Description:
Predicted 3D model of a 74-nucleotide RNA (transfer RNA) from Clostridiaceae bacterium BRH_c20a. It matches the Rfam family "tRNA". Rfam describes the family as follows. Transfer RNA (tRNA) molecules are approximately 80 nucleotides in length. Its family is annotated with triplet codon-amino acid adaptor activity in the Gene Ontology. NCBI's taxonomy places the organism under Bacteria, Bacillota, Clostridia, Eubacteriales, Clostridiaceae. The sequence was found in a public genome assembly.
RNA sequence: GGGUAUAUAGCUCAGUUGGUGAGAGCGCACGCCUGAUAAGCGUGAGGUCCCUGGUUCGAAUCCAGGUAUACCCA
Numbered sequence: 001g002g003g004u005a006u007a008u009a010g011c012u013c014a015g016u017u018g019g020u021g022a023g024a025g026c027g028c029a030c031g032c033c034u035g036a037u038a039a040g041c042g043u044g045a046g047g048u049c050c051c052u053g054g055u056u057c058g059a060a061u062c063c064a065g066g067u068a069u070a071c072c073c074a
Stems, first nucleotide, its partner, number of pairs: 001073007010026004019057001028044005050066005
């Protein structure tokens, strides 16, 4: 220098054909339970869907460019 893949909650990851009000597990906070913890149960908080622009009535999803990370080729 060229190519491929990935980027969504604190962590690990889903998200179908573009249309639910963006989700799960773990973690965190509070409550229940317990002699007390762990476990279990319930409730809740937590998001620039990497960034910019475009297409569209409508974009996490499609298109273009960029950034970061990983791998491959040279």